A computed fold for a 90-nucleotide RNA from a Gammaproteobacteria bacterium, annotated as Glycine riboswitch aptamer. The source organism's lineage runs through Bacteria, Pseudomonadati, Pseudomonadota and Gammaproteobacteria.
């Protein structure tokens, strides 16, 4: 002076899919329940390429769809810039 990467946090972008029917409440918003019908990028499961080197091992944007979701609002994997902390008397 301290990078990759990781963590957290602020801030931008950010996709799918019915404003469904019945029903009851009500302040014609809208809120509960039930019914099919759908989505996958919160989250969780699963197998796998591959990783590791013996283990009931790690691993996806793939599958499931349990659980979110399917006018806007909220959230949203993920990417970008930023701030700090770790790696790091390396």
């Nucleotide at each position: 002076a301290g990078a990759a990467c990781u963590c957290u946090c602020g801030c931008c972008g950010g996709a799918g899919a019915g404003a469904g029917c019945c029903c009851g409440c009500g302040g014609u918003g809208g809120c509960g329940g039930g019914c099919c019908g759908c989505c996958g990028a919160a989250g969780g499961c699963g197998c796998a390429a591959c990783c590791c080197g013996c283990c009931c091992g790690g691993a996806a944007a793939c599958g499931c769809u349990c659980a979110g979701g399917c006018a806007a609002a909220c959230g949203g994997a993920c990417g970008g810039c930023g701030a700090g902390g770790g790696c790091a008397u390396a």